[in-house]
């Protein structure tokens, strides 16, 4: 590098509205569609797969910074995490 297979997330703001939704924005790889009263389930796209910081847990945490999420930094290389094959 290909080839089958596998984990995994989907936040935050404004504006409406009882609400469900609707409409705009922002961050981000990702912020989606379809069926369900729901719970979920099945797809898309995208990361990611032990050389493992993708996600998840602790956590509704700590400082910092933001309109807030995000971001940095600790917690922290802490405890989990999905691979065979040519």
């Nucleotide at each position: 590098a290909c080839c089958u297979c596998g984990g995994g997330g989907u936040g935050c703001c404004c504006g409406u509205u009882c609400g469900c939704g609707c409409g705009g924005g922002c961050u981000g790889a990702g912020a989606u569609g379809c069926g369900g009263c729901a719970a979920c389930g099945c797809g898309a796209a995208c990361c990611c797969g032990u050389c493992g910081a993708a996600c998840c847990u602790g956590a509704a945490c700590c400082g910092g910074c933001u309109a807030g999420c995000a971001c940095c930094g600790g917690c922290g290389g802490a405890g989990g995490g999905a691979a065979g094959g040519u």

The RNA shown here (TPP riboswitch aptamer (THI element)) has 86 nucleotides and comes from Rubellimicrobium roseum. The sequence was found by an Rfam model in a public genome assembly. Of the family's consensus pairs, 96% are formed in the model. The prediction has a mean pLDDT of 78. It matches the Rfam family "TPP riboswitch aptamer (THI element)". Gene Ontology term of the family: thiamine pyrophosphate binding.